C1' cells in the first nucleotide's frame, strides 16, 4: 500500500433478513434481611447503537466517506 473483520450501558456482549419501548449478566443507587458486613430478595439509574451524508414513509440494522481496534497479504 491492499484485503478482511470489530465498533451498542462503568465492563463483557446480545440484537444485524429495516417497523411496535434499544437489551443480557456482571458493577452501580437506593431498600429489605443481618449485631455488622457478605451473600440473597425487591426497586431504580445509566445509551445520540463511534461520527458525518445518503436511502426510505420508517435506520441500530441498508449504502458512501472519515475515525479508532484487531488480523492477514506486500
Nucleotide at each position: 500500500g491492499g484485503g478482511c473483520c470489530c465498533g451498542u450501558a462503568g465492563c463483557u456482549c446480545a440484537g444485524g433478513u429495516g417497523g411496535u419501548u434499544a437489551g443480557a449478566g456482571c458493577a452501580c443507587u437506593g431498600u429489605g434481611c443481618u449485631g455488622a458486613u457478605a451473600a440473597c430478595g425487591c426497586a431504580g439509574g445509566g445509551g445520540u447503537c463511534a461520527g458525518u451524508g445518503g436511502u426510505u414513509c420508517g435506520a441500530a440494522u441498508c449504502c458512501a466517506c472519515u475515525c479508532g481496534g484487531g488480523c492477514c497479504c506486500a
A computed fold for a 74-nucleotide RNA from Candidatus Abzuiibacterium crystallinum, annotated as transfer RNA. Lineage of the source: Bacteria > Pseudomonadati > Candidatus Omnitrophota > Candidatus Abzuiibacterium. It matches the Rfam family "tRNA". Rfam classes the family as a transfer RNA.